[in-house]
Source information:
Predicted 3D model of a 104-nucleotide RNA (c-di-GMP-I riboswitch aptamer) from Azovibrio restrictus. Model confidence (mean pLDDT): 82 of 100. Taxonomically the source falls in Azovibrio (Bacteria, Pseudomonadota, Betaproteobacteria, Rhodocyclales).
RNA sequence: ACUGUAUCAAGGCAAACCCUUCGAAAGAUGGGGACGCAAAAUCACCGGUCUAAAGAGUGGCAUUGCUUCGAGGGCAUGCGCUCCAUGAUAGCGGGACUGCCAGG
Numbered sequence: 001a002c003u004g005u006a007u008c009a010a011g012g013c014a015a016a017c018c019c020u021u022c023g024a025a026a027g028a029u030g031g032g033g034a035c036g037c038a039a040a041a042u043c044a045c046c047g048g049u050c051u052a053a054a055g056a057g058u059g060g061c062a063u064u065g066c067u068u069c070g071a072g073g074g075c076a077u078g079c080g081c082u083c084c085a086u087g088a089u090a091g092c093g094g095g096a097c098u099g100c101c102a103g104g
Base pairs, nucleotide, nucleotide: 002104003103004101012037013036017032018031019030021028022027035091042096043095045094046093047092048089049088050087055083056082057081058080060079061078062077063076065075066074067073
């Protein structure tokens, strides 16, 4: 330096689920709990996936709104729908980087 077929020591981490806090959500923190994991340590660089608050679009629905003599139309607002990462995922894959033990 490579490797993790066999296997040793010290051990380590902790999915689902429950509680808690944060968050618009996805999700995350802490506690319990163990499905699993030899990098299930760390890093969003590439691809994927999840979310869509803000923003943009649409005008389908509503109006107690504005405009109009009124209707229609337009505007506005709310709801809905669509797009979108700057959010998230390192326990989706790749990559980067560091590390324990063991065999060769």